[in-house]
Source information
Bacterial RNase P class A from a Lachnospiraceae bacterium, 350 nucleotides, folded computationally. Rfam family: Bacterial RNase P class A. Gene Ontology terms of the family: tRNA processing, dimeric ribonuclease P complex and ribonuclease P activity. From the family's description: Ribonuclease P (RNase P) is a ubiquitous endoribonuclease, found in archaea, bacteria and eukarya as well as chloroplasts and mitochondria. Taxonomically the source falls in Lachnospiraceae (Bacteria, Bacillati, Bacillota, Clostridia).
RNA sequence: UGAGUAAGACAGAUGAUCGCGGCUGCAAGUGCCGAAAGGCCGCAGGUGAGGAAAGUCCGGGCUUCACAGGGCAGGAUGCCGGAUAACGUCCGGCGGAGGCGACUCUAGGGAAAGUGCAACAGAAAUAUACCGCCAGUGCUUGCACUGGUAAGGGUGGAAUGGCGGUGUAAGAGACCACCGCUUCGCUGGUAACAGAGGAGGCAUAUGUAAACCCCAUCCGAAGCAAGACCGAAUAGAAAGCAUACAGUGGCCCGCUGGCUUUCGGGUAGGUCGCUUGAAUCAGAUGGCGACAUCUGAUCUAGAUAGAUGAUCAUCCACGACAUAACCCGGCUUAUCGUUUUGCUCAAUUC
Numbered sequence: 001u002g003a004g005u006a007a008g009a010c011a012g013a014u015g016a017u018c019g020c021g022g023c024u025g026c027a028a029g030u031g032c033c034g035a036a037a038g039g040c041c042g043c044a045g046g047u048g049a050g051g052a053a054a055g056u057c058c059g060g061g062c063u064u065c066a067c068a069g070g071g072c073a074g075g076a077u078g079c080c081g082g083a084u085a086a087c088g089u090c091c092g093g094c095g096g097a098g099g100c101g102a103c104u105c106u107a108g109g110g111a112a113a114g115u116g117c118a119a120c121a122g123a124a125a126u127a128u129a130c131c132g133c134c135a136g137u138g139c140u141u142g143c144a145c146u147g148g149u150a151a152g153g154g155u156g157g158a159a160u161g162g163c164g165g166u167g168u169a170a171g172a173g174a175c176c177a178c179c180g181c182u183u184c185g186c187u188g189g190u191a192a193c194a195g196a197g198g199a200g201g202c203a204u205a206u207g208u209a210a211a212c213c214c215c216a217u218c219c220g221a222a223g224c225a226a227g228a229c230c231g232a233a234u235a236g237a238a239a240g241c242a243u244a245c246a247g248u249g250g251c252c253c254g255c256u257g258g259c260u261u262u263c264g265g266g267u268a269g270g271u272c273g274c275u276u277g278a279a280u281c282a283g284a285u286g287g288c289g290a291c292a293u294c295u296g297a298u299c300u301a302g303a304u305a306g307a308u309g310a311u312c313a314u315c316c317a318c319g320a321c322a323u324a325a326c327c328c329g330g331c332u333u334a335u336c337g338u339u340u341u342g343c344u345c346a347a348u349u350c
Stems, first nucleotide, its partner, number of pairs: 001346010012315007020048002023045004029041001031040003050321001054332002057330005062223004074219005079093005094108001095106004109214002114212002116208003130153002132149008161179002164176003180202001181200004186195003227272004236263006245257004279298008316319001
C1' cells in the first nucleotide's frame, strides 16, 4: 500500500420564531364543566422516541382466574460445562464442515424397537447375476442350458467396509497387514471428548427422525382492552310518608305517576395501574469470558383518538431504515453513509 476478518461508536449540526404532550414552581377567582367522582383556565422554568421504538418469534416481572397428589393428551428443547430472574438467549469448550490465515458456520440424542418415503436411471434399492469371469453338460465348435462368482464393467446421491497381498477353477474377511467400525478396560480431562493398547472378521449390510415415532428435560390459562378504586343510570331489598307528594311553563279544574330516604350493585364517565427500574453512567475488585459484588453520581416521554411538528438563516459528507402505548432480557428483519480499535494474508521499502 492492497485485500480481508472480528468487535464497536454516530445516525445531519447550530440558532431564531410559532405550535403540541407531560412535569415543577408561583399565582388564583363566592371562576368554568359535571349529579358526583373528578377535570379545566394564567405566567415562568425545564423536559419530550430508536438502534432497531418494527416483526410480535422466545423468556421473565406484574395482574386476575385455576390449582391435594399423580397420569394422559399437546407443545418446546436436545454434544459438554457455565452465566442468568428466565430463555429456544449468551459465554467458554468438544466433535464435524469451510478458509493459506485472522476467523466463520453447525437443532450435534436414537436408523442393531417399529412404520413410512427415496423421482429418473439401473438386472437388482435391501434384495438382486445385465455384461463379464470360471466350472460342468450338450452339440450345429461358438452358441445354448445348469451352477459358482460382487474382483472388473455399466446405472445411480447411495450397490454388500477401503486398499494391498495370500488363496482359488474363477472369486469372496475365506485368511493376513494397515486404515475404518464395534467392543473392553487403561491414561489425561469436571465433562463432551482425546490418546495409546487388547479383542471381534464386520448379516451390525444405504439415506432420511426441522417424516411419524422412541428416550430425556421443561411447560396451568389469559393478558394493561390485565386488573384495583370511585361512581350518574337501570334492575333489586328495607324503612318511612299518605286524600298527602311529584309532573303537566304562574293559578284552578282535569289528566298522569305512588313518593322520599337508606342499602346494594356496578353501566356511561372518572382516577389509579404508568414508569425508580433484574435502571443508566463512572470507578474498583473477582472471573479467559458471559457475568457478579461493592462505592459514587444521575432521574431519562408517559399520552388515551393518542404530543415530539412546521417555517426561516448558516454550514457540511446533503441525511437511510423507521415513530413509544405496562415494563424488562433476547432473537430476527430493515438501514444513506461516516468512523475507531484489534488481528490475518500478500507485495514493496528500510